The RNA shown here (c-di-GMP-I riboswitch aptamer) has 90 nucleotides and comes from an Anaerolineales bacterium.
[in-house]
RNA sequence: AUCCGAUAAUAGCAAACCUGGCGAAAGCCAGCGACGCAAAGCUAAUGGGCCUAAAGUUGUGAAAACAACCAUGGUCGCCAAGCCGCCGAA
Numbered sequence: 001a002u003c004c005g006a007u008a009a010u011a012g013c014a015a016a017c018c019u020g021g022c023g024a025a026a027g028c029c030a031g032c033g034a035c036g037c038a039a040a041g042c043u044a045a046u047g048g049g050c051c052u053a054a055a056g057u058u059g060u061g062a063a064a065a066c067a068a069c070c071a072u073g074g075u076c077g078c079c080a081a082g083c084c085g086c087c088g089a090a
Base pairs, nucleotide, nucleotide: 004088005087012037013036018031019030020029021028022027035077041083042082043081046080047079048078049075050074051073056069057068058067059066060065
């Protein structure tokens, strides 16, 4: 240094629920709270998966509306990839 990862040390993040806000929704933000996490740090304009379907298109309809498709919306706490990073027992 690389791989690796302790019932080690130091620091850190924070699922669900609940409250408030934003959003069409998925979801996000703040507070509360800890299920978990050695990358649960960053990149979603790296690839795939998954969630949603506002606008749009098509269809039905007299209309209102409804249905299907669709990401330009999300998720890095789904996986892989890239970048960066703390500690050091076996």